[in-house]
Molecule: transfer RNA
Organism: Candidatus Saccharimonadota bacterium
Parts: sequence; C1' cells; structure tokens
RNA sequence: GCCCUGAUAGCUCAGCGGUAGAGCACUUCCAUGGUAAGGAAGGGGUCUCGAGUUCAAAUCUCGAUCAGGGCU
Repeated sequence: GCCCUGAUAGCUCAGCGGUAGAGCACUUCCAUGGUAAGGAAGGGGUCUCGAGUUCAAAUCUCGAUCAGGGCU
C1' cells in the first nucleotide's frame, strides 16, 4: 500500500428497508425468621462519525475513524 470482517444498552450479542430486542447486570416489589435461588414490574441505546439513495436507513451506497485478520 491493497483486500476481508467487525463497531447496536454497563457487559456478551441478535436484528439485513417500515417506531430497536434478548441474556446477564442494575432499580423496585413479591416471597423468607434472614440470605441465596425463584417470581413480577421498571429504568437504560443521537445503532462509531459524515454524506448519499429512498416516502422511510441500525439495515443499501460512498468516505472517515477505531479494532481484528490476510496479502505484498
């Protein structure tokens, strides 16, 4: 220098055009003599950034940044 993959909640990840989800964690409640386990409810995300396409973009296109890998 070129190519590929990834970036989404505190963490690990799903979601591949139509209002963003799960598990764990966190908060409150139930329950217990009290804890753990268990049950119910809830909070939390400008989807890395900028531009483009579209009625509509986390999703498609281009560029940038960062991380990982490959080639030379």